[in-house]
Context: one part of a larger RNA
RNA sequence: AGCAUACGGGGGAUGCCUAGGUCUCAAACGCCGAAGAAGGACGUGGUACACUGCGAAAAGCUCCGAUGAGCCGUGUGCAGGCGCAAGAGUCGGAGAUAUCCGAAUGGGGAAACCCGGCAGGGGUGAAACCCUGUCAUCCCGAAAGGGAAGGGAACCAGGCGAACUGAAACAUCUAAGUAGCCUGAGGAAGAGAGAGGAUUCCGUUAGUAGUGGCGAGCGAACGCGGAGGAGCCCAAACCAGCGCGAGCUGGGGUAAUAGGGUCUGGCAGGAAUUGCGGCGGCCGAAGUGGAACGGCGUGGGAAAGCCGACCGAAGAGGGUGAGAGUCCCGUAGACGUGGGUCAAAGCAAGGGCCGGAAACCUGAGUACCGCAGGACACGAGAAAUCCAGCGGGAAGUAGGGGUGACCACACUCCAAGGCUAAAUACGUUUGAGGACCGAUAGCGAAGUAGUACCGUGAGGGAAAGGUGAAAAGAACCCCGGCGAGGGGAGUGAAAGAGAAUCUGAAACCGUAUGCUU
Numbered sequence: 001a002g003c004a005u006a007c008g009g010g011g012g013a014u015g016c017c018u019a020g021g022u023c024u025c026a027a028a029c030g031c032c033g034a035a036g037a038a039g040g041a042c043g044u045g046g047u048a049c050a051c052u053g054c055g056a057a058a059a060g061c062u063c064c065g066a067u068g069a070g071c072c073g074u075g076u077g078c079a080g081g082c083g084c085a086a087g088a089g090u091c092g093g094a095g096a097u098a099u100c101c102g103a104a105u106g107g108g109g110a111a112a113c114c115c116g117g118c119a120g121g122g123g124u125g126a127a128a129c130c131c132u133g134u135c136a137u138c139c140c141g142a143a144a145g146g147g148a149a150g151g152g153a154a155c156c157a158g159g160c161g162a163a164c165u166g167a168a169a170c171a172u173c174u175a176a177g178u179a180g181c182c183u184g185a186g187g188a189a190g191a192g193a194g195a196g197g198a199u200u201c202c203g204u205u206a207g208u209a210g211u212g213g214c215g216a217g218c219g220a221a222c223g224c225g226g227a228g229g230a231g232c233c234c235a236a237a238c239c240a241g242c243g244c245g246a247g248c249u250g251g252g253g254u255a256a257u258a259g260g261g262u263c264u265g266g267c268a269g270g271a272a273u274u275g276c277g278g279c280g281g282c283c284g285a286a287g288u289g290g291a292a293c294g295g296c297g298u299g300g301g302a303a304a305g306c307c308g309a310c311c312g313a314a315g316a317g318g319g320u321g322a323g324a325g326u327c328c329c330g331u332a333g334a335c336g337u338g339g340g341u342c343a344a345a346g347c348a349a350g351g352g353c354c355g356g357a358a359a360c361c362u363g364a365g366u367a368c369c370g371c372a373g374g375a376c377a378c379g380a381g382a383a384a385u386c387c388a389g390c391g392g393g394a395a396g397u398a399g400g401g402g403u404g405a406c407c408a409c410a411c412u413c414c415a416a417g418g419c420u421a422a423a424u425a426c427g428u429u430u431g432a433g434g435a436c437c438g439a440u441a442g443c444g445a446a447g448u449a450g451u452a453c454c455g456u457g458a459g460g461g462a463a464a465g466g467u468g469a470a471a472a473g474a475a476c477c478c479c480g481g482c483g484a485g486g487g488g489a490g491u492g493a494a495a496g497a498g499a500a501u502c503u504g505a506a507a508c509c510g511u512a513u514g515c516u517u
Base pairs, nucleotide, nucleotide: 001516002515003514004513005512006511007510008509009508015502016466017465020437021436022434023433024432025431026430027429028428029427030426031151032150039101040100041099042055043054044053046078047077049075050074051073061095062094063093064092065091066090067089070082071081072080106115107114108113116135117134118133119132120131121130122129137148138147139146140145155186156184157183158182159181160180166173170213200227201226202225203224204223210218211217231419232418233417234363238251239250240249241248242247256397258362259361260360262357263356264355265354266353267352273349274348275347276346280342281341282340283339287335288334293308294307295306296305309326310325311315317329318328319327368392369391370390371389373387374386375385378404399414400413401412402411403410453460454459473501476488477487478486479485
């Protein structure tokens, strides 16, 4: 030195665990902001720091409700207190306060700072100084006054709009109207009440019909089945008022078996719809109630075993010194505020039906056409339909659009004005669950985590869990530097559970013994 055996050190794998994560489903809820948001800075405790809470009234103040014998948030004690039913603390609801920065808005500015005007108050001999209020810009308005701004993960609408890639190259095409940028809105948005069966969403039709360098690919609709269900208002004719007038305001009226207006004949007697209303039902905060077990021995410990019972609308789950329906928290079932939601009667507004006449109105630079584009599953194609740019440019009820070129016939609908809940998307919270993870896994994050740390910055971004049933966390003694560490003693079932703490693999390092060289 190697090998072997034994015993250690070292290390933190493995096993077990879970405080955290993850996914699905269901329900409820969804905007905030000049009354100063989102997000921060700085403060705030008897006591250093971090987190949490709060704001100079600062881990808090007031009121109401509930609970309640304990409490002064966490790491985490020490000191000192609060409360003990005359109600502390905690929970729910409603208020008060809410520094400075930030849209930031009196002016400035290198955010959390500096400097002002005016009015009122305090202060001073007079000042300085202090407190309260107010003072930005744009839009509307005569003014008074009102509005806007800024933020929001995803979801939504619109504007602008790639490339890699695929086509086994590549140009039309694809990727894709995706990513990205911008604008705007809301708890949803959008769409939507017929110039053709409201709109929206899901399933199917169907990878069909089509489209396509007929390549790669792209890819409907009709119909059917469901979810949901809701319909309305203007412009015009005509009338009235006002105006010099264009016109404005009010009444009227809103349709396609055309409707309305005007004039005229007849009938009926208050419809649809809207607003108010709110009988009653349902949901529902903190929270309240909520059945039933004993014994024996083993053990540190019983919930396991044995013996004998009981409850069950509750034998879900968790905890308790081991494996508990009946010990604890709960569970089934029942109850509970403000309020939310559905909603009857009733009240109010609200003029309906059938004829006739005449021909007043019924959305124009519109429909449509041409050129060149875009959207439609549809790449110019036989290309309808929809949209907008340039040019041309109708009819007008004896009217007009559509039915995939176009024409005829037939059928069907009424554009060129507007509003509209629900079913849908996304998220948050709560609940339930998982042939989801179990600390190199699962969120990046089970601990002060978007922290420490890195970077000028945009940005990047960790590691780190486990004593024990209970701290009972080792009084006292000894060695040692009044150490570190260790030996006794003591606690404990166990200390070979001692805080570098469950289990404690391997690498690696030793000690002893044997063998070999």
Molecule: large-subunit ribosomal RNA, domain I
Organism: Pseudomonadota bacterium